[in-house]
RNA sequence: GGGGCUGUAGCUCAGGUGGGAGAGCGCCACACUGGCAGUGUGGAGGUCAGCGGUUCGAAUCCGCUCAGCUCCACCA
Numbered sequence: 001g002g003g004g005c006u007g008u009a010g011c012u013c014a015g016g017u018g019g020g021a022g023a024g025c026g027c028c029a030c031a032c033u034g035g036c037a038g039u040g041u042g043g044a045g046g047u048c049a050g051c052g053g054u055u056c057g058a059a060u061c062c063g064c065u066c067a068g069c070u071c072c073a074c075c076a
Base pairs, nucleotide, nucleotide: 001072002071003070004069005068006067007066010025011024012023013022019056027043028042029041030040031039032038049065050064051063052062053061
């Protein structure tokens, strides 16, 4: 320098063919318990890596950029 994959909640990750942003764990409150733990119910929490484009509408399609992983090339 070139190719590929990945980037979504605090963490691990889903998200079919463009239209409601989600799960588990964690966190908060309440109930059960003498208390803790545990279980149950409810709740908070998001610039979908960034910018731009296409579209009535983008996490999803297109371009560029950034970061991580990986393969190849180059130098010696």
Transfer RNA from a Candidatus Latescibacterota bacterium, 76 nucleotides, folded computationally. Rfam family: tRNA. By type it is a transfer RNA. The source organism's lineage runs through Bacteria, Pseudomonadati and Candidatus Latescibacterota. The coordinates come from a structure-prediction model, not an experiment, and the mean pLDDT is 81.